[in-house]
RNA sequence: CCACGACAAGGCAAACCCGCCGUGAGGCGGGGACGCAAAGCUACGGGCCUCGGGUAAGAGGUAGCCGGGUCGCCGAAG
Repeated sequence: CCACGACAAGGCAAACCCGCCGUGAGGCGGGGACGCAAAGCUACGGGCCUCGGGUAAGAGGUAGCCGGGUCGCCGAAG
């Protein structure tokens, strides 16, 4: 260093509720914990969702859907 996930210290925060923003998917803040070894960041590919539209084009969202990229705590066993 790659890989791996014991120890230790911690970290994040689903659903739901309240407030605000948004046509909407959804986002932000507070509460709250279902869970997570990257549930840190990133919309590059795919999927799904929203707006649009007769259809299409297009625009947007989701990273806690999958893959990729990138930074990273600790250091047992293999």